[in-house]
C1' cells in the first nucleotide's frame, strides 16, 4: 500500500460502480426464442354486397390463428468442470467454405405426384401412436435451357430456378423473391515459428507408432482412416509419467528488474446433470433440438412415461460471506416481417447492501465569574475549557407548499425510470460522530481496582500489592460516516541476489590435478560472410486501460475526445569495430624429439641383521610378574635369570631432518629387473593441438565382509583380579576375530591447509631440497629455473581472527556447493552391496533463536608470582559429665516478637517475681491513656481525705478547695465534629544505622592514543614494599577516591604548673606544652645503577611502620533493622486502641551453640607473709563500735571525692603443716532444714548464709584461638539495677610461656597469563535413560475407497458398409406384369456404459513396533 472480502463496535446524505471465490450441488413456480397470411390449404369472428321466400350459398374487405412452408433458435445471456496442449498469446501461411449483406454477370419455361391441416375409425391412464379418405404451397420430383461452373487429354458429358404483393385495358410496370456463375465483406475450418506451472524420490517412451505407396474420407491438407512396404519417431536444451491449472488484453505491489494474480469490462477457448451418437443445416455433434446408457428426481391404471436454472428472478442446501419470485421495451442493439409490429430477464432503469471509490454534512460568530459537574492534586490548585450555559447568524441536510426537465432520433406519435434530477417560497441548530490506540518500535499519562489471578500481546515482553503493559474512568493521540480485527497478495528482504549475496573458522570446495564425454569459454596476423551486434525505414503490437493535454456532470470519482506509448514479434536496407562462420599464415599457450639428473612414486623377485616369543640342551635355586599400593598369573614336574642351538611370523633402530616422492589415500632395511613421473639445459620439429568439465570411467586410509593361507608380537570381544557407592572403564594377569599374504569386494574418515582447477598482474626479507651457468679450485661465491617452509602494520582484503607471490589481494574462465536451529544426512522411494552399510534425499511437527569471531568479568580437581595463625611447628581449648545461658523443636489459653552458613544462638536484652510486656484469660472504657482545633453547654474544680462496692480498673456519695472587671475570658468538665491511637502488615517500597567480604590493595576520572565496536592502553613489564609503596621501562601525560601521614593511648626526655599526695627537699605522681626516628650515619652483600632488602655497628628510652586504637575505597549480598526513631502505601477504629487484675515470656521426651565447674599432687584444706591497676560513691559510698558461726542487723565519724569509704591480706604467690593417687580431705551437682536481705508482694519465679547430702566425671568423628607483655592463669573494678538468675559484657592490672623448617597440601585473598558451550557468573551450563502426559509423522496383519490404463466378455444408440431371403413406397422407365433404385428387417467394423482378471498408483484406517518434539 491493495482487496468480488468476512467479523466486531458505530451509522446522517448523494453520485459512481461492485456483489455465491464454497457443492460444476438440487431445484416448486413464473419468465428468458420466436416470427412471418405480401410462400399455402383450411378453420372462425366482424362488415358489405349479391342470389334465394327461408335455411342457406357466394364475392369482397378486415381482425384472429393450430397445421404446412420460409427464416432465426450455431447470436444474444451463463459457468470454468475439463484442459500444460498448437487451447491461448504473436508473427506468418495454403490445401478451404461462407447463409443474410453489397457489386457485376446470366436466368426464372413446361409438367407430375403426394402429404399435414380437416372428416372418419382404433389403441392407451397418461404421453403420445395408429388405419382410412379428401387438399394446398416459394413443401417436393422429373423434363427443357446452359452464358459461366464441374469433369475429360479431347471430342464429349453433367447439373438449375418459385413463385407472391402492388398496379396496369394489358401477358403493363413496380418492389420483395427464387436459380447458376463471378468477386467482396463478414465469419468460420487448417497449418507453421517463437513463448507458455511444479516435479528426476517420473528416465527412458513410442506400433498408426515415423515416414512411403495406394484407397477411402473431409469444405479442406494431413495416419483422418485403410491395406501393404520400410523400421522409424521423440528424450538431460527433460521425451513419457505424476500434480496443479482455462489463456490473454490487464490488475495489485514495487524505483525498476521483478513477485502475485486474471473478480467486474473486452478477446478466445472449453462445457451445458454424467458419457457416447448422429441428424437437419450456410455454420452443431447444437444450454432453453434429437437418440441412446448412467444416476437422480416426478407422474402412472405398475402396462409405461417425464424432466435437465453453469439463463433472470424466487427456494434448499454448504458456508465466515454474496441482493427482488420487481418495472419497462421509452433508448441502445438482436430474430422475423415489405411494412405496421411481434419477441427480446440481452438491455435500460428501479430495489436490497458503507462492499468499495469520490463529494458534502453534522453547524458558525461572539461568549469568563473561566458555572455546574467529572477526573487529578504537593489541597495551593489543575483540567475537560470558549467547551457548555447564554446572545446573534447561516439553511447543505430535513419537512411542507410550487414549479419542473433533457434522455425524442424522424413529420405527426412514443418515457419504464419519475413528478425523478433541478428551481422557488416558508420553517427549524433543530434527526446527523464513532472506532482504535495512548510501555519501545509508534502520535499519544494519570487515578483507581485487580494481585503471575483475571487477563493483555504483531515481536521483545507486561502481570506475584504502588501495575503509563490487565479492567474501568478522566485526560490525550490518530482516523472519521467510519474505525479496527482477521485472510490473501506484492513491498521493506541485497532473506534466491540478472540487476544484486557468498563458501578458511558463521550454512556452504565434491576424498582425488587420475581418464575424460556432452557443453561453456579460448592466443597472434589477413582476407570474405553478416548469423549474433549496432543505425534507419516499413507492418503489426483490436478496443478499454495506464500516461499527457481537454471537454462534460456544481467538485471529484465518473465518462467523453485527442495524443504519447506500447521494452515484442516480423520485413527491407545499410555498417563490419568486436563475437561467429569460413579461408590463408603465425609462434608467446600446449605438445614432441635430443641431452643431464633426481626421488621411502608403483610392481615382482630374492636377501639381511637386531628384537621378540616359543622349542631342546647346560648352569643355577626359590622366587618371578605387576602396580600408586596391590591381587590374578608363572614357579621345586626348577621358573625369573644366564649361556649354547635351533624355529617362526611380522615390523625395519641409527641415518631422520623445518628433508625427498606422489592426484589424492599414502610411500622407509639390501639389492636386481620391469615401469611411471618430474625438474633442468640448447638447438629441432609441429602450428592453439587449449582451459575447465555435468553425467560417466578410475583409484580410494583404517575398520568390516568373502574364500584359502599364515600367525611371532600386539589385541576388540570374552575370562580373571584390582579401583570403586557401583565400574559394563581407565591399571593388572590372560586372551579369539583382527592385524600379515593371495584373489575379490567395501567406498567411507577432523580423507584438513577444514581453502576446486587454470591464467595473469600487485613491496619485501629468511631457510631447505633438485638442476644449469660462470668464478675458483680443498670448497666458496655470483647469477638464473623449479619444488618445499618461516616471517611480515608494503599495498590490498577481512565481520574479527587473521591471509599477504604457496593469498583469503586485483581480474578473467569454468566445475561443485550453500539459504534460520531442531526433526534429519533420518523415514518412504529408487540405484549400488554377501552382509555391515553407502548414495540420492524429505515432509509433518517444533523453537525465537541456533551461530562465528573478539571483549569484560566469573570460574578451573590450568600455569606463573606473592599474601594471611591460612597449613605447618607449638600452647591451651571446644566435641564427653554437671550446671548456668541462648536457640530449634514440642507443650501451652500465652508460652509475645525479631536474628538463621562464615556474617543467628551470654544476639536485640547494658538486669522478664508487679512494672517493664508488646502475649495469653477475665473485668472494663469509646473523642478516649496523649496533641490540636471548632462549635455549644458548664460557676465549677482536678488532686486529697472519707464512706459503699468491686480483685483492681473504676462506679456512686460526702468533705476540702480557687483567679476575677461576675461578662465575654483564662483554665477544667461534658457534649457534638475534625480527628488521636496501634510493638497492626510491608526492611522486597524507603531514611538513617550496623554487619560482611577487609585494614584486603584496589576502584576510577580527564586529556591523548589504539580499535567499526564491545572496549584496550593509563593501572602493564623489571626490581622492591605492609601497601597502585616506590623506583627504571613503556602511547602515555596528569588527577581523584583509597595506603601512608595528620588524631588518641603508651613507652623516652625537658620545660611548666599543680593540690586532697610527700614530715621537709629532691624524686615520684597528675596535668600541659614542646622535643625525639629519618634507613639520617658508617660498613659488608644482593644490583651496573636507582629504589630497596639483609647483616653487622655508633648513637639512642626506642631502629627499621616501637606497640596499641580510632579511621573501613568503587562496590558485593533485595544481607540486618518498619520493634530504637523517622516514613511512603495497605489494615483496625464500641477495637488490632486504652485501663485493670491474674498468669505468660521461667513449661521439657529431645537436639544444637556459647560459657562456667570439674575431672585433680604443677593439686586441695588449713595457718601465716608479700606487691596492684581501672573505676565508683549523697534516694549513695560507708569507716569505727557492738550483735549473731555467718548472710547480716543497730549506730554512725569522714566524703559531693588525687582528702572520706568501697578496699579487705586482691589473687595466683611465698612459707609451714595436713592429704598421698582413692571417685579420695579430689569433684561439686542435686535435694533437706534453718535462716538473712530487696521489695506492696519472692507460691508460679530472686539472691545470699549455716548445717546435712555429696551425682556424673581425661572426652569419637571432627573443630576453635593464640605469633609476645601474646596464650596460659590469677584476681580487683564499673555499666544494667529495689533486688537478682552476672558463670554474660565491657574494663583493669599480676604472674608470664612455647613454636615458626617451610609453603606441597587445606581455608581466604591480591596480580599476570590461559580455557570456557559460564554472565542469576561452578551452588554455572548441561548430556542420556527412565517416570507421567501430549503432539504429528514412520513401519505395520489387513481393510476400505479413488484415479489412470492394460486384456478379455458383452454391447445400446448411432454413422459406415454388406444384403442372396423376406416386407413396404406417390414421384423415373415401363400399358401392364414388372425393373431400376430408396427404406425397413437381418449382418458386420467401430463403440459409451455394464462385468471379469491380474497388475499400477495415490489416498484413509489400523492391533503394535522403533524413533522424534514439547
Nucleotide at each position: 500500500g491493495a482487496c468480488g472480502a468476512a467479523c466486531g463496535c458505530u451509522g446522517g446524505c448523494g453520485g459512481u460502480g461492485u456483489g455465491c471465490c464454497u457443492u460444476a450441488g438440487g431445484c416448486a413456480u413464473g419468465c428468458a426464442a420466436g416470427u412471418u397470411g405480401a410462400a399455402c390449404g383450411g378453420u372462425u369472428c366482424c362488415g358489405a354486397g349479391u342470389c334465394g321466400c327461408a335455411a342457406g350459398a357466394u364475392u369482397c374487405g378486415g381482425g384472429a390463428u393450430a397445421g404446412u412452408g420460409g427464416c432465426a433458435g450455431a447470436c444474444g445471456g451463463g459457468u470454468g468442470a475439463g484442459u500444460a496442449u498448437a487451447a491461448g498469446g504473436u508473427a506468418g501461411g495454403a490445401a478451404u467454405c461462407u447463409a443474410c449483406c453489397u457489386c457485376u454477370u446470366g436466368g426464372u419455361g413446361g409438367g407430375g405426384a403426394a402429404u399435414a391441416a380437416u372428416c372418419c375409425g382404433g389403441c392407451g391412464a397418461a404421453a403420445g401412436c395408429u388405419g382410412g379418405a379428401c387438399u394446398a404451397a416459394u413443401a417436393c420430383c422429373g423434363c427443357a435451357u446452359a452464358a459461366c461452373u464441374u469433369u475429360g487429354c479431347a471430342a464429349g458429358a453433367a447439373a438449375a430456378a418459385a413463385g407472391a404483393g402492388c398496379u396496369u385495358a394489358a401477358c403493363u410496370g413496380c418492389u420483395c423473391g427464387c436459380c447458376g456463375a463471378g468477386a467482396g465483406a463478414u465469419g468460420a475450418g487448417c497449418c507453421u515459428g517463437c513463448c507458455c506451472g511444479c516435479u528426476a524420490u517420473c528416465a527412458g517412451c513410442u506400433u498408426g507408432u515415423u515416414g512411403g505407396u495406394a484407397a477411402g474420407g473431409u469444405a479442406a491438407u494431413g495416419g483422418c482412416u485403410u491395406a501393404c512396404c520400410a523400421a522409424g519417431g521423440c528424450u538431460a536444451u527433460g521425451a513419457c509419467g505424476g500434480c496443479u491449472a482455462g489463456g490473454g488484453g490487464g490488475c495489485g505491489u514495487g524505483a525498476g528488474a521483478g513477485c502475485g494474480u486474471g473478480g467486474c469490462c473486452c478477446c478466445c477457448c472449453a462445457c451445458a446433470a454424467g458419457a457416447a451418437c448422429a441428424c437437419u443445416g450456410a455454420g452443431a455433434c447444437a444450454c432453453g433440438g434429437g437418440u441412446u446408457c448412467u444416476a437422480c428426481a416426478c407422474c402412472u391404471a405398475c402396462g409405461g412415461g417425464u424432466g435437465g436454472c453453469a439463463g433472470c428472478a424466487a427456494c434448499c442446501g454448504g458456508g465466515a460471506a454474496u441482493u427482488u419470485u420487481g418495472c419497462g421495451c421509452a433508448a441502445u442493439g438482436g430474430a422475423c416481417g415489405a411494412a405496421a409490429g411481434u419477441c427480446u430477464g440481452a438491455c435500460g432503469c428501479a430495489g436490497c447492501a458503507a462492499c468499495a471509490c469520490c463529494g458534502c454534512g453534522u453547524g458558525c460568530g461572539g461568549g469568563a465569574u473561566g458555572a455546574a459537574g467529572g477526573c487529578c492534586u504537593u489541597c495551593g490548585g489543575g483540567u475537560c475549557g470558549u467547551a457548555a450555559a447564554c446572545c446573534g447568524c447561516u439553511g447543505u441536510g430535513g419537512a411542507a407548499g410550487g414549479a419542473g426537465a433533457g434522455c425524442a432520433a424522424g413529420c405527426u406519435c412514443u418515457g419504464a425510470g419519475a413528478g425523478u434530477a433541478u428551481c422557488c417560497u416558508u420553517c427549524u441548530a433543530g434527526a446527523a460522530a464513532g472506532c482504535a490506540c495512548c510501555u519501545g518500535c509508534u502520535a499519544a499519562c494519570u487515578a483507581c481496582g485487580u494481585g503471575c489471578c483475571a487477563g493483555a500481546a504483531g515481536c521483545c515482553u507486561c502481570g506475584g500489592u504502588a501495575a503509563u503493559a490487565c479492567g474501568u474512568a478522566g485526560g490525550g493521540u490518530g482516523c472519521a460516516a467510519g474505525c479496527g480485527u482477521u485472510g490473501u497478495c506484492c513491498g521493506g528482504a541485497a532473506u534466491u541476489a540478472u540487476u544484486g549475496g557468498g563458501c578458511g573458522u558463521a550454512a556452504a570446495g565434491a576424498g582425488u590435478a587420475u581418464c575424460g564425454u556432452a557443453g561453456g569459454c579460448g592466443g597472434c596476423c589477413a582476407g570474405u560472410u553478416a548469423a549474433g551486434u549496432g543505425g534507419c525505414g516499413g507492418g503489426u503490437u483490436a478496443a478499454a486501460g495506464c500516461c499527457u493535454g481537454g471537454a462534460g456532470c456544481u467538485c471529484a470519482a465518473c465518462u467523453c475526445c485527442a495524443g504519447a506509448g506500447a521494452u515484442g514479434c516480423u520485413c527491407g536496407u545499410c555498417a563490419a569495430a568486436c563475437u561467429a562462420a569460413u579461408u590463408g599464415g603465425c609462434u608467446a599457450g600446449a605438445g614432441g624429439a635430443a641431452g643431464u639428473u633426481c626421488g621411502g612414486g608403483a610392481g615382482u623377485g630374492c636377501u639381511g641383521g637386531a628384537a621378540u616369543u616359543c622349542u631342546c640342551g647346560g648352569u643355577g635355586g626359590a622366587g618371578g610378574u605387576g602396580u600408586g599400593a596391590a591381587a590374578u598369573c608363572c614357579g621345586u614336574u626348577g621358573a625369573u635369570a644366564u649361556c649354547g642351538a635351533g624355529a617362526a611370523g611380522a615390523a625395519c633402530a641409527c641415518c631422520a631432518a623445518a628433508g625427498g616422492c606422489g592426484a589424492a589415500g599414502g610411500c622407509a632395511g639390501g639389492c636386481a629387473c620391469u615401469u611411471a613421473g618430474g625438474a633442468c639445459u640448447u638447438u629441432c620439429c609441429a602450428g592453439a593441438c587449449g582451459c575447465u568439465g555435468a553425467u560417466g570411467a578410475a583409484c580410494g586410509a583404517a575398520a568390516g565382509c568373502u574364500a584359502g593361507g599364515g600367525g611371532a608380537g600386539c589385541g576388540a570381544a570374552a575370562g580373571g583380579g584390582a579401583u570403586u557407592a557401583g565400574a559394563g572403564a581407565c591399571c593388572c594377569c590372560u586372551g579369539u576375530a583382527g592385524u600379515c599374504c593371495u584373489a575379490g569386494c567395501c567406498g567411507u574418515a577432523a580423507a584438513c591447509a577444514a581453502u576446486g582447477g587454470a591464467c595473469a598482474c600487485u613491496a619485501g626479507c629468511u631457510g631447505g631440497c633438485c638442476g644449469g651457468a660462470g668464478u675458483u679450485a680443498u670448497u666458496u661465491u655470483u647469477c638464473u629455473g623449479g619444488c618445499u617452509g618461516g616471517c611480515g602494520c608494503a599495498a590490498g582484503c577481512u565481520a574479527a581472527c587473521g591471509c599477504g607471490u604457496u593469498a583469503a589481494g586485483u581480474g578473467u574462465c569454468c566445475c561443485g556447493c550453500c539459504u534460520g536451529g531442531g526433526g534429519a544426512g533420518u523415514a518412504c522411494g529408487g540405484c549400488c552391496g554377501c552382509a555391515a552399510g553407502g548414495c540420492u534425499a524429505a515432509a509433518a511437527c517444533u523453537c525465537a533463536a541456533a551461530g562465528g569471531a573478539a571483549u569484560u568479568g566469573a570460574c578451573g580437581g590450568g600455569g606463573a608470582a606473592a599474601c594471611g595463625c591460612a597449613c605447618a611447628a607449638c600452647c591451651a581449648g571446644c566435641g564427653u559429665g554437671c550446671c548456668a545461658u541462648g536457640u530449634g523443636g514440642u507443650u501451652u489459653a500465652a508460652u509475645u516478637g525479631g536474628a538463621u552458613a562464615c556474617g543467628a544462638a551470654a544476639c536485640c536484652u547494658u538486669g522478664a517475681a508487679c512494672c517493664u510486656u508488646a502475649c495469653c484469660u477475665a473485668g472494663g472504657u469509646u473523642u478516649g491513656a496523649c496533641a490540636u482545633g471548632u462549635a455549644c453547654c458548664u460557676g465549677c474544680a482536678a488532686a486529697c481525705c472519707c464512706u459503699a462496692u468491686g480483685a483492681a480498673a473504676g462506679u456512686a456519695g460526702g468533705g476540702c478547695c480557687u483567679c476575677u472587671u461576675c461578662g465575654a475570658g483564662a483554665g477544667u468538665g461534658g457534649u457534638a465534629c475534625a480527628c488521636a491511637g496501634c510493638u497492626g502488615c510491608u526492611g522486597c517500597a524507603u531514611g538513617g544505622u550496623u554487619g560482611u567480604c577487609g585494614u584486603c590493595a584496589g576502584u576510577u576520572c580527564g586529556u591523548g592514543u589504539c580499535g567499526u565496536g564491545a572496549g584496550g592502553c593509563g593501572u602493564c613489564c623489571g626490581c622492591u614494599u605492609a601497601a597502585g609503596u616506590g623506583c627504571g621501562g613503556u602511547a602515555a601525560c596528569g588527577a581523584a577516591c583509597g595506603c601512608a601521614a595528620c588524631c588518641c593511648c603508651u613507652g623516652c626526655u625537658a620545660c611548666g604548673u599543680g593540690u586532697u599526695a610527700a614530715a621537709u627537699c629532691g624524686u615520684u605522681c597528675a596535668c600541659g606544652u614542646a622535643g625525639g626516628a629519618c634507613u639520617g650515619c658508617c660498613g659488608u652483600a644482593c644490583u651496573u645503577g636507582c629504589a630497596g632488602u639483609a647483616c653487622g655497628g655508633a648513637g639512642g628510652a626506642a631502629g627499621g611502620a616501637g606497640g596499641g586504637g580510632a579511621c573501613g575505597a568503587c562496590g558485593u549480598c533485595a544481607a540486618a533493622u518498619c520493634a530504637g526513631c523517622a516514613u511512603g502505601g495497605c489494615g483496625c477504629u464500641u477495637a488490632c486502641a486504652c485501663c485493670u487484675a491474674g498468669g505468660g515470656c521461667u513449661a521439657c521426651a529431645c537436639a544444637c551453640a556459647u560459657g562456667g565447674c570439674g575431672u585433680a599432687a604443677u593439686g586441695g584444706g588449713u595457718g601465716g607473709g608479700a606487691c596492684a591497676a581501672c573505676g565508683g560513691g549523697u534516694u549513695g559510698c560507708a569507716a569505727g563500735a557492738g550483735g549473731g558461726u555467718a548472710a547480716c542487723c543497730u549506730u554512725g565519724a569522714g566524703c559531693u571525692a588525687a582528702u572520706c569509704c568501697u578496699a579487705a591480706u586482691a589473687a595466683a604467690c611465698c612459707c609451714a603443716u595436713c592429704c598421698u593417687c582413692a571417685g579420695u580431705u579430689c569433684g561439686g551437682a542435686u535435694u533437706g532444714u534453718g535462716g538473712g536481705c530487696u521489695g506492696c508482694a519472692a507460691u508460679u519465679c530472686g539472691c545470699c548464709c549455716a548445717c546435712a547430702u555429696g551425682a556424673a566425671g581425661g572426652g569419637g568423628a571432627g573443630u576453635u584461638g593464640g605469633u609476645a607483655g601474646u596464650a596460659a592463669u590469677c584476681g580487683c573494678g564499673g555499666g544494667u539495677c529495689a533486688g537478682c538468675u552476672a558463670u554474660a559484657c565491657c574494663g583493669c592490672g599480676g604472674u608470664g610461656a612455647a613454636u615458626a623448617c617451610g609453603u606441597u597440601c587445606u581455608c581466604g585473598u591480591u596480580u599476570c597469563u590461559u580455557g570456557u558451550a559460564c554472565a542469576c557468573a561452578c551452588c554455572g551450563c548441561c548430556c542420556g535413560u527412565c517416570a507421567a502426559g501430549u503432539c504429528a509423522a514412520c513401519a505395520a496383519a489387513g481393510u476400505c475407497a479413488g484415479c489412470a490404463g492394460u486384456a478379455c466378455c458383452c454391447a445400446a444408440a448411432g454413422u459406415c458398409g454388406g444384403u442372396a431371403c423376406c416386407c413396404g413406397a406417390a414421384a423415373c422407365c415401363g400399358c401392364a406384369a414388372g425393373g431400376a433404385u430408396c427404406g425397413g428387417g437381418c449382418c458386420g467394423c467401430c463403440u459409451a456404459a455394464g462385468g471379469u482378471a491380474a497388475g499400477g498408483u495415490u489416498g484413509g484406517c489400523g492391533a503394535u513396533g522403533g524413533g522424534g518434539g514439547c
About this RNA: Small-subunit ribosomal RNA from an uncultured Anaerolineales bacterium, 1414 nucleotides, folded computationally. Rfam family: Bacterial small subunit ribosomal RNA. Model confidence (mean pLDDT): 81 of 100. The sequence is in RNAcentral, with records from Greengenes.